RNA sequence: GAUUGUGAAGGGCACACCUUUUCGAAAGAAGGGGUCGCAAAGCCACCGAUCUAAGGGAUGUUCCUAUGAUAGCGGGGUUACCGAA
Repeated sequence: GAUUGUGAAGGGCACACCUUUUCGAAAGAAGGGGUCGCAAAGCCACCGAUCUAAGGGAUGUUCCUAUGAUAGCGGGGUUACCGAA
């Protein structure tokens, strides 16, 4: 340095749920509690998927649409702690 995560140590993150927000149209996000799980559950919406539909559009009591969102849906990219073998 590459592979790798069956061992050790120090740690890290935080689902559901509860709560707050002079954040958001919503989906959702952020702070606090919580701890299902996670070896990239760090970061990036590039590809697919899913959610929302403010604005816009239509054949209009509904439907379409991402410029919004999910990185803890999958793939990909990128960076990184420890170090048994």
Predicted 3D model of an 85-nucleotide RNA (c-di-GMP-I riboswitch aptamer) from bacterium MnTg04. The sequence was found by an Rfam model in a public genome assembly. Its Rfam family is "c-di-GMP-I riboswitch aptamer". Rfam links the family to the GO term cyclic-di-GMP binding.